This is a predicted structure of a 72-nucleotide RNA (transfer RNA) from Centruroides sculpturatus. Its mean pLDDT, the model's own confidence on a scale to 100, is 83. It matches the Rfam family "tRNA". Its family is annotated with triplet codon-amino acid adaptor activity in the Gene Ontology. By type it is a transfer RNA. Rfam's curators write: Transfer RNA (tRNA) molecules are approximately 80 nucleotides in length.

RNA sequence: GGCUCAGUGGCCAAGUGGUACGGCGUCGGUCUCGUAAACCGAAGAUCCAGGGUUCGAAUCCCUGCUGAGCCU
Numbered sequence: 001g002g003c004u005c006a007g008u009g010g011c012c013a014a015g016u017g018g019u020a021c022g023g024c025g026u027c028g029g030u031c032u033c034g035u036a037a038a039c040c041g042a043a044g045a046u047c048c049a050g051g052g053u054u055c056g057a058a059u060c061c062c063u064g065c066u067g068a069g070c071c072u
Base pairs, nucleotide, nucleotide: 001071002070003069004068005067006066007065010024011023012022018055026042027041028040029039030038048064049063050062051061052060
């Protein structure tokens, strides 16, 4: 220098055009003498950044940033 893949709540992770599924964790409650476990409930991401296409973009296209891998 070239190519490929990835970037989504604090963490992991699904989603493949119609305003984001779930798990862990956190908070509250039930239970307990109390804690943990278990069960119930709640909050929390407009999706790496900018631009484009579209009635509509996490999703498609372009550029950039970061990380991983391969080639030279």